[in-house]
Context: one part of a larger RNA
RNA sequence: CUGGGCGUAAAGCGCGCGUAGGCGGCUGGGUAAGUGUGGCGUGAAAGUCCUGGGCUCAACCUGGGGACGGCGCUGCAGACUGCCUGGCUGGAGUCCGGAAGAGGGUAGUGGAAUUCCGAGUGUAGAGGUGAAAUUCGUAGAUAUUCGGAGGAACACCGGUGGCGAAGGCGGCUACCUGGUCCGGUACUGACGCUGAAGUGCGAAAGCGUGGGGAGCAAACAGGAUUAGAUACCCUGGUAGUCCACGCUGUAAACGAUGGGUGCUAGAUGUCGGGGGGCUUGCUCUUCGGUGUCGUCGCCAACGCAUUAAGCACCCCGCCUGGGGAGUACGGCCGCAAGGUUAAAACUC
Numbered sequence: 001c002u003g004g005g006c007g008u009a010a011a012g013c014g015c016g017c018g019u020a021g022g023c024g025g026c027u028g029g030g031u032a033a034g035u036g037u038g039g040c041g042u043g044a045a046a047g048u049c050c051u052g053g054g055c056u057c058a059a060c061c062u063g064g065g066g067a068c069g070g071c072g073c074u075g076c077a078g079a080c081u082g083c084c085u086g087g088c089u090g091g092a093g094u095c096c097g098g099a100a101g102a103g104g105g106u107a108g109u110g111g112a113a114u115u116c117c118g119a120g121u122g123u124a125g126a127g128g129u130g131a132a133a134u135u136c137g138u139a140g141a142u143a144u145u146c147g148g149a150g151g152a153a154c155a156c157c158g159g160u161g162g163c164g165a166a167g168g169c170g171g172c173u174a175c176c177u178g179g180u181c182c183g184g185u186a187c188u189g190a191c192g193c194u195g196a197a198g199u200g201c202g203a204a205a206g207c208g209u210g211g212g213g214a215g216c217a218a219a220c221a222g223g224a225u226u227a228g229a230u231a232c233c234c235u236g237g238u239a240g241u242c243c244a245c246g247c248u249g250u251a252a253a254c255g256a257u258g259g260g261u262g263c264u265a266g267a268u269g270u271c272g273g274g275g276g277g278c279u280u281g282c283u284c285u286u287c288g289g290u291g292u293c294g295u296c297g298c299c300a301a302c303g304c305a306u307u308a309a310g311c312a313c314c315c316c317g318c319c320u321g322g323g324g325a326g327u328a329c330g331g332c333c334g335c336a337a338g339g340u341u342a343a344a345a346c347u348c
Stems, first nucleotide, its partner, number of pairs: 003320004007302002012316001014201004021194003025088007033081002035077008049065006091191001092188003095184005103177007110154001115149007125136002162169002206247006215241002220236004258315006266293012297304002321348003330341004
């Protein structure tokens, strides 16, 4: 000496469920596989190493020792790990009573607004911009009133508010349904954690079939701008955006921070529960979430700081100079687009 790392330098799988495996609470008894210690055997010789000796030295030859890092048999030990067996309740779960919530699915329903259609009033403009023009309008527009159609999205409430594993979720009502929290402490008795494979979910865009289509709007057309303007601005406008079913499987899928458990000053805001005091709207306290600041500690710094990037342990994933390249080839997946796995030559 027997790697170091992963918020921003390369590096946390987008997120769950979960097989194998790895790891695993308190307390008895047994066992002796691991483990510790002793004995015996073996570990050929030569060689290497140490130390002597023989050829005048050396190479070479030779004696002795050590080493051979190991394996087997056996005695003993019984702390720790394993295995067998008994018990426990703190981990985990169940039960009972409450609570909050845009968690998910289906059906229904409401108002505002945009657009279009019909009708009334009404007349020369409207629209748009930096300024204009394309555009719309005397076949009556814009404006205004009433009626109707249709689609999509839900102003205010609305909040570093809430819920969800993540993606994500926002009018209202009903039904179906998942999770969480608090209180009780009745029950089970370690039933746990992680998770290679595997499997499911997974924004937007995109694809297939059928529907729908108000607004918006890639592509496209025109008007401007400009030296040009395949743009930014304007007038139009098709896919698409919406629904059903099926596919795709990606993202700055971000907290750029995997999951679990325990421990380590505080202050303050807020959300959901419980308990106490009491002047009934304050205060003390406790559990769970979500923010801000901050001590120790950590960090290259920025910063993190009980929601850790601190102190530790367990399990998984990943990194190993830049370019070539997340590419080629091959495999697997996909209707395709492409995805996934994933190099090398060469070069600096």
Molecule: small-subunit ribosomal RNA, central domain
Organism: metagenome